Bacterial RNase P class A from a Desulfobulbaceae bacterium, 354 nucleotides, folded computationally. Rfam family: Bacterial RNase P class A. Rfam classes the family as a ribozyme. Lineage of the source: Bacteria > Pseudomonadati > Desulfobulbia > Desulfobulbales > Desulfobulbaceae.
[in-house]
RNA sequence: UGGAGUGGGUGCAUGAUCGCUCCGGUCUGCUGACCGGAGAGGAAAGUCCGGACUCUACAGGGCAGGGUGGUUCGUAACGCGAACUCCGGGUAACCGGGGGAAAGUGCCACAGAAAACAAACCGCCCGAAUCGAUCGGGUAAGGGUGAAACGGCGAGGUAAGAGCUCACCGCUCCCAUGGUGACAUGGGAGGCACGGCAAACCCCACCCAGAGCAAGACCAAAUAGGGAGAUGCUUGAGGGCGGCCCGUCCGAAAUCUCCGGGUAGGUUGCACGAGGUGCUGAGCGAUCAGCAUCCCAGUCAAAUGAUCAUGGCCCUUCGGGGUACAGAAUCCGGCUUACAGCCCGCUCCUUUUU
Numbered sequence: 001u002g003g004a005g006u007g008g009g010u011g012c013a014u015g016a017u018c019g020c021u022c023c024g025g026u027c028u029g030c031u032g033a034c035c036g037g038a039g040a041g042g043a044a045a046g047u048c049c050g051g052a053c054u055c056u057a058c059a060g061g062g063c064a065g066g067g068u069g070g071u072u073c074g075u076a077a078c079g080c081g082a083a084c085u086c087c088g089g090g091u092a093a094c095c096g097g098g099g100g101a102a103a104g105u106g107c108c109a110c111a112g113a114a115a116a117c118a119a120a121c122c123g124c125c126c127g128a129a130u131c132g133a134u135c136g137g138g139u140a141a142g143g144g145u146g147a148a149a150c151g152g153c154g155a156g157g158u159a160a161g162a163g164c165u166c167a168c169c170g171c172u173c174c175c176a177u178g179g180u181g182a183c184a185u186g187g188g189a190g191g192c193a194c195g196g197c198a199a200a201c202c203c204c205a206c207c208c209a210g211a212g213c214a215a216g217a218c219c220a221a222a223u224a225g226g227g228a229g230a231u232g233c234u235u236g237a238g239g240g241c242g243g244c245c246c247g248u249c250c251g252a253a254a255u256c257u258c259c260g261g262g263u264a265g266g267u268u269g270c271a272c273g274a275g276g277u278g279c280u281g282a283g284c285g286a287u288c289a290g291c292a293u294c295c296c297a298g299u300c301a302a303a304u305g306a307u308c309a310u311g312g313c314c315c316u317u318c319g320g321g322g323u324a325c326a327g328a329a330u331c332c333g334g335c336u337u338a339c340a341g342c343c344c345g346c347u348c349c350u351u352u353u354u
Base pairs, nucleotide, nucleotide: 002349003348004347005346006345007344008343009342010341012311013310014309015308016307017306018305020039021038022037023036024035025034026033027032041325045336046335048334049333050332051331052330053212054211055210056209065208066207067206068205069204070084071083072082073081074080085098086097087096088095089094099203100202104201105200106197107196108195121143122142123139124138125137126136127135128134151169152168154166155165156164170192171190172189173188174187175186176185177184178183216268217267218266219265226259227258228257229256230255231254238250239249240248241247275294276293277292278291279290280289281288282287312323313322314321315320
């Protein structure tokens, strides 16, 4: 200099006018007025995972079902995070992945001889007297098919070949050393068995009750049910006509009081919390501890807005236009996804110079 990897920050600003929700104070005619203060995010999103909280269930254990899957650590917990380890990709920074396929069962399209206790299409070699054709046998080095072909490579060996034998590599087993561990390093033995798929069944280890703030708790209309008591039931309760009585009509059982459940509605849960910021300390790190300081949305027909002005940035056909993704709903920790532009840190490769 050019390119790349990775982590983090920010997410238009200021002012004016008119409004909305909540909190505090004052006044008050109890409902408002006035004053002051606060009022969306890094993802508030998807609702995928984990927890707090609430109700229901629950002695303990097991079955079924579901989830997780290298190791150690962190955490309230996790499918999250950190460090390490092995495998794969990349020149590198760095990125992606992780139990078991030599317990068993099952599956592996097309092509191909054969897709897994092996087998033999072409070929190679031997034999049938010779050559061609054909037949029988041997072989698996070479060709061909396929995503994948029964250890790789070299030498010996052989009719041709072959772990048939040997060296190295790989594989399996054993031992030693280092490490908390995954694992690594070294040594020895065996003698080629052991293709792939577990997001197929399955096996192993560990974890998991269910439903959810429309949870739950409290207060509590109208209408219609429930319970208790009193009065009344042909000797007529009660009702209509009516000012009242009589009368007349209806009426064969209700009426009144109290209690309780519960709907609408209201209150609460519900804003001090695994909380933010700063400093110090422990730790490689995730994270943890101590001290100081701050109070920071709380709605449910769901507030957080509208209109202007000035400035910043981007585009422009110079008139102007645009200013990302996106809107809390019980709360918290993650993951994933969306995101115009701008800013910063660290690292790698490369070019040139010293």
Model confidence (mean pLDDT): 76 of 100.